A computed fold for a 238-nucleotide part of an RNA from a Nanobdellota archaeon, annotated as large-subunit ribosomal RNA, domain VI. Rfam family: Archaeal large subunit ribosomal RNA. Taxonomically the source falls in Nanobdellota (Archaea, Nanobdellati). Its mean pLDDT, the model's own confidence on a scale to 100, is 81.
[in-house]
Context: one part of a larger RNA
RNA sequence: UCAAAGUCUGAGUGGAAGGAUCUUUUAGUACGAGAGGAACAAAGGUUCGGCGCCACUGGUUUACCAGUUGUCCGACAGGGCAGGCUGGGCAGCUACGCGCCAAGGGAUAAGAGCUGAAAGCAUCUAAGCUCGAAACCCGCCGCGAAAAUAGACUAAGAGUACCUGAAGAAUACAGGUUUGAUAGGGUCGGGGUGUAAGUACCGAGGUAACGAGGUAUUCAGCCCGCGACUACUAAUAA
Numbered sequence: 001u002c003a004a005a006g007u008c009u010g011a012g013u014g015g016a017a018g019g020a021u022c023u024u025u026u027a028g029u030a031c032g033a034g035a036g037g038a039a040c041a042a043a044g045g046u047u048c049g050g051c052g053c054c055a056c057u058g059g060u061u062u063a064c065c066a067g068u069u070g071u072c073c074g075a076c077a078g079g080g081c082a083g084g085c086u087g088g089g090c091a092g093c094u095a096c097g098c099g100c101c102a103a104g105g106g107a108u109a110a111g112a113g114c115u116g117a118a119a120g121c122a123u124c125u126a127a128g129c130u131c132g133a134a135a136c137c138c139g140c141c142g143c144g145a146a147a148a149u150a151g152a153c154u155a156a157g158a159g160u161a162c163c164u165g166a167a168g169a170a171u172a173c174a175g176g177u178u179u180g181a182u183a184g185g186g187u188c189g190g191g192g193u194g195u196a197a198g199u200a201c202c203g204a205g206g207u208a209a210c211g212a213g214g215u216a217u218u219c220a221g222c223c224c225g226c227g228a229c230u231a232c233u234a235a236u237a238a
Base pairs, nucleotide, nucleotide: 005154006153007152008151012143013142014141015140018048019047020046021045022044023043024042025041031036049101050100051099052098053097057095058094059093060092064088065087066086067085068084069082070081071080072079073078090225104138105137106136111131112130113129114128160238161177162176163175164174165173182234183233184232185230186229187228188227189226190224191223192222193221198217199216200215201214202213205210
């Protein structure tokens, strides 16, 4: 000094998003004396590659729960350290798991043709016309108003700050800010582990003290990156 925003168009641009192969039907058909033995078309798989996802299966899971070793906190209880070791494990992230990855259209090449003269015939070509390929242009996915021929439409919002996360290096993106469920807490649900401590009883043995362990209380106790509800805390103020 200028103006900030939103919704589009799509000039252009990137992608390889597909490649290969097998089986079945066609069909013991066409063909063939027989022996033998197709194809067009359709369907289903396999493998390599690409993109995405986490309901299942598997992995991980230094959130978590349990068992146990050594040592320390005097003992118990409860813990620290050695990812100590071991058995499980939600979410998340993942592959070994799962889903998808064209059909079609246009214009053509070689080629196949129609009509057709030059050249009374013939000729796909000279005028004209019809077909014809994984290649080309669309179709599919991403980017894309600095596309300087610099577009169109709408008409008011945007940023800071704060609470956050399906997002994330900083930024950005997305949600919320009391007219509020955004995060924390609480309650309930769901989930993980697997039955806490204390107490009572039993308990091999022991004169006794004691006593590994077992049973009950107890589907307990502990824990949660999930869901719902709830303004208790913080999203004040500007």